[in-house]
The RNA shown here (transfer RNA) has 67 nucleotides and comes from a bovine gut metagenome. Rfam family: tRNA. By type it is a transfer RNA.
RNA sequence: CCGUAGCUCAGUGGAUUAGAGCAUCUGUCUUCGGAACAGAGGGUCGUGGGUUCGAGUCCCUCCGGGU
Repeated sequence: CCGUAGCUCAGUGGAUUAGAGCAUCUGUCUUCGGAACAGAGGGUCGUGGGUUCGAGUCCCUCCGGGU
C1' cells in the first nucleotide's frame, strides 16, 4: 500500500437499492460446435468490534498478500 462476484477491477470528501468486463448457465440461430444476439444466476465488500439515524467508504484489533 492492497483485500469488493469464479477471474480482472470500479465504487473510498457516509445516504442513489452494491456495479462493469470476462467467465458460467439458459434461450434464439446452426447438421453439430463456435461466433453473434437476448436473458439469468452468482457478493454476509478479508475477520471481529466501534462511531453514526445511516458504513464497501470513518476509527481500532486481528488475518492474508505486496514493497